This is a predicted structure of a 1530-nucleotide RNA (small-subunit ribosomal RNA) from a Bacteroidota bacterium. Taxonomically the source falls in Bacteroidota (Bacteria, Pseudomonadati). Its mean pLDDT, the model's own confidence on a scale to 100, is 86.
């Protein structure tokens, strides 16, 4: 400065992330439909299905100024007349039919056909027509003929025809003329594209015509010929859709040569000749379809269509054919076959709406049998005019655009009512309404009223040589819309609002119904009682005369990528080489100019699209003018790049020359050692073989052993991550032949190159074919084990194969999951083979070149990773991918002997399917570490009786809850009644309680009566307290008002409160670092601990919540205190006792301190710290307890309370009795007592602690065998009681027994407590004496003051079912070597397809039940082609008859149809049959993910109910451990 105006995204895979992928959404469009609604207008579309069939009407006629003429209409004219009229005249104006003439080939419709030079676009034709119309030049002279109308006759239902007659023309035919045209010779000139053309001249021969109007002048015509002009005919370049599961197509094909046709080239025809022509740059075949200009949509680039308007085409019931014409093979012409309709007097005709309308039928679905030729246009005409369903125009449809309206301003008691809520109240619908003022588009009625009209006719001007041409003026005639737009009065807010959504995406929220029901859904999803997702309401969002819903097409989709993807693991690199076509291709010079650049030129219709300007009030929408139309053709110029010619070059490629190196191929041929077999020898009783076995083998001598022989296969050690090969692949030695790379040299070649579709060649193992061969191993196959089975894993056997040779097969996880070349881009290391350089002639060590490996820098990647061997930056060419199942599938083709390869869909289905990396959780993965976790070790339990609890049953009820661990001697720390939540039954002013207010009245008590009792009913007795004397106050009674009440229902709607993991050692933040993030670091690591306890180290510092300490209690010691403790000294007392005086010294009681902290020492260690040791009542946390992090377990609890929601309301409240909760074939759990003698039994002796006590604890005394009862002192308690401990010891008696163990049970007798012990209390005493003799699978505690044993004591409680549970001391052990193993847990790593987290997730048959699909005996229909036969119109030839013609007849060739015959291709349907896909709870396994409990995959074979399983080879995308080797760091 200058061009350009244009580009958004989301939801949906996870526990969470990135990322690759798909599906879905928001947007615009539409000839639409379909639903719910609808006020008006202007503009535009309106049969997409059945190119189905059609009634009726219309939709091409026109000219008397071409003719003959005149039926009908209308007029003169004659004649007659019954006055209605009739006859007659072609005279006039006209004008049926009829000849002629020009039009009917436009102009409307339709899209079947058609993949074509059809269509577009550009160009040719010198190879061509072209009526009317222009122009220019010449002519129109002269005859002769025939036919339709008409007339007669004749057939026929009819359509129609057929005979005889006479007749015009612009109708047909001769003759003359001959400017011209045509044709043949001749001559001469000039272009040009190959064959040629034109254009002058000459000779010859040959070829036209119609006439009509008009008084005339003229005019319209006619005929020949050149020229225009327009309209067509033909030809070629390029562009035009899928499918290769179509790959070979062609004979008139392909050219020639001569002939016929045509306007007019041409194999268009046709004879002969030659043999070509098309094709991977898709022929041929299939499906599909009219092309275009343009719409639609996209930023564009494309992608999708191809209504309307506009050019082309191409058809006209279906096929064929020609005629006439300038034009047709002809929409509203003919012929002919064919299907159909209709009419028939049955002989025979008629038709053809893909014109406008209209009908049926089809369909989701598309309109009046309308008005006018006034315009515009178009046929004929001189010309008025006529005709025109073209056309203008109304008439239906919200089909679409576009504009208007349904009102506007005020109005707060925020009104009623709806609906909500935390409900005395509030909130919203809402200025909305009412109600005042205002306006009137539209509506209704009324007036007034168009533009679209000029042309034409008549005058009158002008122009030209003239006019009746043509220009200009002036009067006159013309409108289907239409009395329409439009104005104007006039009246009233008066007539006019829906629809869809409100769970994200998306803009909109609540309340009720409903209970995976009924329903929504475009993805994700929603709905199993609190649903913003169903359904209604209220309310809001969002567009509006419309809303939304289906289809469809474009965008979002850079999701077929040109613009603008990608192939290590997500879909994707071909097993591998060689090489054709093809595609790309090295340095320097020169021509050319194809490509590629600028610049002119044609062309790109017109409409549309854009800009601008203008016209309807504005806009749709129209008009005018530009621009733009990326493309084609064409001329000029440039020449750097590509290409092309030419001419050089050596760096790319190769060749040669020396030297190197390897398991590189092929072929002979050879060696040891080991398996096995054989024979010999020695030898005996077992080898063998597993986790154990056992099948085998073995006394007919194995097996071990030594000798000797055969036979097959395969190479230890060296050997390594190594070499080497294109890959598969490749290993003893040697020999031979092949090929290869690599180093040095720098002699030659001169781009000879790189890739490589197709194509050909190798291609493991496993298989297959023919013959050998056969030791070992070894699919099937047998046996033996394991196992719920075991069609396996394991074990003895043991065939194909495994090996050779030769022929095939052709896949592999054939992998570096990474085509192939070639150049670029820091570094380190190691290693193989070469050359140089050096050196002690060895090794280092430096330098180069090729190989093979790790490790990183920039970069790259979605990470993991890759990083000079790229996956980094670039180019070139192959290959391949486009969700995920179906599917390494079918089906067709091609290869194979077969197995089977290769290429490869679709219908159905799903919302995902993957890829890397994250926390975690899990693993019959690893490390490291803990716990009464095991192990050691002591006592149980599991069997017996009983006790209590469950469960199951049972019942009118057995009232609820609790259910692995974490229900079950649990809620229960007390169920005869009460509790009591459950049954039966009887009752309730509406009820047991409460409040407030009124009236009475003390309340209570106490009595009858009915009653099971609640309850009803009746009566007595009794006269509170305070007072300021008004009055108030508790109680109680009836009344009235309120609140009620619910152990009903949801612990999955909650609070609170608890159990478990777990006294686990962990869980977390801040900030900063890392990562694209999910997250990581911190919290790993090495030590240490009981601890995430500390210490070192470290991008990471630091902090919180656990941990630990503070709290309590217990051991030890002081200090203070000194009753109700307590007695050591003193005194006193007694049968004896701290009994008493004192005393507080100890005990001890309870306050308050002390103590312990690895502090000392020694060792180890950087440090934390650990050991050992002194001390000390205690020692490394001295024992206990209280304390439970962040979670988990939708744990438990609605029946402690509390609480939301729903339910019940003469009951699912409340009272009341009685029953139940205590029931009993059973199982199950916790316990008590036992089984004896380490006990029992009987007397006698000892020594606690903790508690508890006035409705209580009770000493003592008395009765009673007891239980307990009468008395009763003490004590409201460091004082009295409970209280005696007991196990223990002395003593003594039992002797091994179902007992002097055990003690259940039953019987009898009683005590208590209490209203009341039947059902259903504890205790006592007498009897009575069950099972049980140490407990089976399995399981339980517990590591010291514990275990075990022994008793006291409490709470609740009248009383107990208490053996339970909470405390308490007494007595008091045994063991732990150690973590293999079982559970539970910490920490780091590690695989994962797990995330509801392994109680996961998953596979395959089987069985059900839907749904596509594949074979399929066969059947049915349907396409095209090929042959035969029959052959219609029509053409063409040829013949023949006469009325000789533009005639008929016959005959041959072509020919559409029909009809047969062999295949062949596409579909429908199909008895059975295959797998497949899907579908809350089907059956049998457990195949995969963790090392999936036999790693798992892959190819191949075989076996098996399935998954599988096993040989064989082969991958890592296998975990663990171990060696070796490399890297990194030091």
């Nucleotide at each position: 400065a200058c061009u350009a105006u244009g580009g958004a995204g989301a939801g949906u895979u996870u526990g969470a992330u990135c990322c690759u992928g798909g599906c879905u959404c928001a947007g615009g469009a539409u000839g639409a439909a379909c639903g719910c609604u609808a006020g008006c207008g202007g503009g535009a579309g309106g049969c997409c299905u059945a190119a189905u069939a059609c009634a009726u009407g219309c939709a091409a006629g026109u000219c008397g100024a071409g003719c003959g003429g005149c039926a009908g209409c209308a007029g003169g004219c004659c004649c007659c007349u019954u006055c209605g009229g009739g006859g007659g005249u072609g005279c006039u104006g006209g004008c049926g039919a009829g000849c002629g003439g020009c039009g009917a080939a436009c102009g409307g419709g339709u899209g079947a056909g058609u993949a074509a030079c059809g269509c577009g676009u550009a160009c040719g034709c010198a190879a061509c027509c072209u009526g009317c119309c222009c122009c220019u030049a010449a002519g129109u002279g002269g005859g002769g003929g025939a036919u339709a109308g008409c007339c007669g006759g004749g057939g026929g239902a009819a359509a129609c025809c057929c005979c005889g007659g006479g007749u015009a023309a612009u109708c047909c035919c001769g003759c003359a003329u001959g400017u011209g045209g045509c044709c043949g010779c001749c001559g001469g000139a000039a272009g040009g594209c190959a064959u040629c053309u034109u254009c002058c001249g000459g000779c010859g021969g040959u070829u036209a015509a119609a006439g009509c109007c008009g008084c005339a002048a003229g005019g319209c015509g006619c005929u020949u010929a050149g020229g225009g002009a327009u309209g067509g005919g033909c030809g070629u370049g390029c562009g035009u859709c899928c499918c290769a599961u179509u790959a070979g197509c062609u004979u008139g094909u392909u050219g020639g040569u001569g002939a016929g046709g045509u306007a007019a080239c041409g194999g268009c025809u046709c004879a002969c000749c030659a043999a070509g022509g098309c094709c991977a740059u898709g022929a041929u075949g299939g499906g599909u379809a009219g092309c275009u200009g343009g719409c639609g949509u996209g930023a564009g680039a494309g992608c999708g269509c191809g209504a309307c308007c506009a050019g082309c085409c191409a058809c006209a019931c279906g096929g064929g054919c020609a005629c006439u014409g300038a034009g047709a093979c002809a929409c509203g012409g003919g012929c002919c076959c064919g299907a159909c309709u209709c009419c028939u007097a049955c002989g025979g005709g008629a038709g053809g709406c893909a014109g406008c309308a209209g009908u049926a039928g089809g369909g989701a679905a598309u309109a009046u049998u309308g008005g006018g030729c006034a315009a515009u246009g178009g046929g004929c005409g001189a010309a008025a005019g006529c005709c025109u369903g073209a056309c203008c125009c109304a008439g239906c449809c919200a089909u679409c655009c576009c504009g208007c309206g349904u009102g506007g301003g005020g109005g707060a008691u925020g009104a009623a009512g709806g609906c909500c809520c935390u409900a005395u109240g509030g909130g919203u619908c809402g200025u909305a309404a009412a109600c005042c003022c205002c306006u009137u588009u539209u509506c209704u009625g009324g007036a007034a009223g168009a533009c679209g009209a000029a042309a034409c006719u008549u005058c009158g001007g002008g122009u030209c040589g003239u006019g009746u041409a043509c220009c200009c003026g002036a009067a006159g005639c013309u409108g289907a819309c239409g009395g329409u737009a439009u104005u104007c009065c006039a009246g009233g807010a008066a007539u006019a609002a829906g629809c869809a959504c409100c769970g994200g995406c998306u803009a909109a929220c609540u309340a009720c119904g409903u209970g995976c029901c009924a329903g929504c859904a475009g993805c994700c999803g929603c709905g199993g009682u609190a649903a913003u997702a169903c359904g209604u309401a209220g309310g809001g969002u969002g567009c509006a005369a419309g809303c939304g819903u289906u289809a469809u097409c474009c965008g979002g989709a850079u999701u077929c990528a040109c613009u603008g993807g990608g192939u290590u693991u997500a879909a994707a690199g071909g097993g591998u080489g060689c090489g054709u076509a093809g595609g790309c291709g090295g340095c320097c010079c020169a021509g050319u100019a194809a490509g590629c650049g600028g610049a002119g030129g044609g062309u790109u219709a017109a409409a549309g699209c854009c800009c601008c300007c203008g016209g309807c009030u504005c806009a749709a929408c129209c008009g005018g003018g530009g621009a733009a139309u990326u493309g084609c053709c064409u001329u000029c110029c440039g020449a750097a790049c590509u290409g092309c010619u030419g001419g050089g070059c050596u760096u790319g490629a190769g060749u040669c020359c020396g030297g190197u190196c390897g398991a590189g191929g092929u072929g002979a041929g050879u060696g040891g050692a080991a398996c096995g077999c054989a024979g010999c020898a020695a030898g005996u009783a077992g080898c063998g073989g597993u986790g154990a076995a056992a099948u085998g083998c073995u006394u007919a001598g194995a097996u071990a052993u030594g000798c000797u022989g055969c036979a097959g296969a395969a190479c230890a050690c060296c050997a390594a991550u190594c070499g080497c090969g294109a890959a598969g692949g490749c290993a003893g030695c040697u020999c031979a032949c092949c090929a290869g790379g690599c180093c040095g040299g720098c002699a030659c070649u001169g781009a000879c190159g790189c890739u490589g579709a197709g194509g050909c060649a190798c291609g493991a193992a496993a298989g297959c074919g023919u013959g050998g061969g056969g030791a070992g191993c070894g699919a099937a196959c047998g046996g033996g084990a394991u196992u719920a089975g075991a069609u396996a894993c394991c074990c003895c056997g043991g065939u194909a194969g495994u090996c050779c040779a030769c022929g095939c097969c052709c896949u592999a996880a054939a992998c570096g999951u990474u085509g192939a070349g070639c150049a670029c881009u820091c570094g380190g290391u190691a290693u193989g083979c070469g050359c140089c350089c050096g050196u002690u002639u060895u090794a280092a060590g430096g330098g180069u070149g090729c190989g093979u490996g790790c490790c990183c820098a920039a970069g790259g990647g979605a990470a993991a990773c890759c990083g000079u061997u790229a996956a980094g930056u670039g180019c070139u060419c192959c290959a391949c991918c486009u969700g995920g199942g179906g599917a390494c599938u079918a089906c067709g083709g091609c290869c194979g002997c077969a197995a089977g390869g290769c290429u490869a869909a679709a219908a159905c289905u799903c919302a995902a399917a993957g890829g890397a990396a994250u926390u975690g959780a899990c693993g019959g993965g690893g490390g490291c570490c803990c716990g009464c976790a095991c192990a050691a070790g002591c006592g149980g339990g599991g069997g017996a009786g009983c006790a209590u609890g469950u469960g199951g049953u049972u019942u009118a009820a057995u009232u609820c809850g609790a259910u692995g661990a974490u229900a079950c001697g649990c809620g229960a720390g007390g169920a005869a009644c009460c509790u009591u939540a459950c049954c039966u039954g009887g009752g309730u002013u509406a009820a047991a309680u409460c409040c407030u207010g009124g009236c009475g009245g003390a309340c209570c008590g106490c009595c009858c009566c009915g009653g099971a009792g609640a309850c009803g009913g009746g009566g007595c007795u009794u006269u509170c307290c305070c007072u300021u004397c008004g009055g108030g106050g508790a109680c109680u009674g009836c009344c009235a008002g309120g609140a009620a009440g619910g152990u009903g229902c949801u612990g999955c709607a909650u609070g609170g409160c608890u159990g478990u993991c777990g006294u686990c050692a962990g869980c977390u933040c801040g900030u900063g670092c890392c990562g694209u993030g999910a997250g990581g670091u911190g919290u790993c690591g090495g030590g240490u601990u009981a601890a995430g306890u500390c210490c070192c180290u470290c991008a990471a510092c630091g902090a919180g919540c656990g941990c630990a300490a503070c709290c309590c209690u217990u051991g030890c010691c002081u200090g203070c205190a000194g009753u109700u403790g307590c007695c050591a000294g003193c005194g006193g007392g007694u049968a004896a006792u701290g009994c008493c005086g004192g005393g507080c010294a100890c005990u001890c009681u309870g306050c308050a301190g002390g103590g312990a902290c690895u502090g000392c020492c020694g060792g180890c260690g950087u440090a934390a710290g650990c050991u050992g040791g002194a001390g000390g009542a205690a020692g490394g946390a001295g024992g206990g307890g209280a304390u439970g992090a962040c979670g988990u377990c939708a744990a438990g609890u609605c029946a402690u309370c509390a609480u939301g929601g729903c339910c019940c309301u003469u009951a699912c409240g409340c009272c009341c009795a009685g029953g139940g909760c205590u029931a009993c074939a059973c199982a199950c759990a916790u316990g008590c007592u036992a089984c004896a003698a380490u006990g029992g039994a009987u007397g006698g002796g000892a020594c606690a602690a903790c508690g508890g006590g006035u409705c209580g604890c009770a000493a003592c005394c008395u009765g009673g065998c007891g239980a307990c009862a009468g008395g009763a002192a003490g004590c409201c308690a460091a004082u009295c009681c409970c209280u005696a401990a007991a196990a223990c010891c002395c003593a003594u008696c039992c002797c091994c027994a179902g007992u002097u163990c055990g003690g259940a049970u039953u019987g009898g007798a009683g005590u208590c407590u209490g209203c009341a012990a039947c059902u259903c209390g504890a205790c006592u005493c007498c009897a009575u004496g069950a099972a049980g003799c140490u407990g089976g699978a399995c399981u339980c505690g517990c590591u010291a003051g514990u275990a075990a044993u022994c008793g006291c004591g409490c709470a609740u409680c009248a009383g107990c079912c208490a053996c339970g549970g909470c405390g308490c001391g007494g007595u008091g052990a045994a063991u732990a070597c150690g973590u293999u193993c079982c559970c539970g847990g910490g920490c780091c790593u590690u695989g994962u397809a797990c995330a509801c987290a392994c109680c996961g997730c998953c596979c395959g048959u089987c069985a059900a039940g839907c749904c596509a699909u594949g074979g399929g005996a066969g059947u049915c229909g349907g396409g095209g082609g090929g042959c035969c036969c029959u052959g219609a119109a029509g053409a063409c030839g040829g013949a023949u008859c006469c009325u000789c013609g533009c005639g008929g007849u016959c005959c041959g060739u072509u020919g559409a149809a029909g009809g047969g015959c062999a295949a062949u291709c596409c579909g429908g349907c199909g008895a059975c049959u295959g797998g497949g896909g899907c579908u809350a709870a089907g059956u049998c396994g457990u195949a995969a993910c963790a090392a999936g409990g036999u790693a798992g995959c892959c190819g191949u074979a075989c076996c098996g109910g399935a998954a599988g399983g096993u040989g064989c080879g082969g991958c890592u995308g296998g975990a663990a451990c171990a060696u070796c080797u490399u890297c990194u760091u030091c």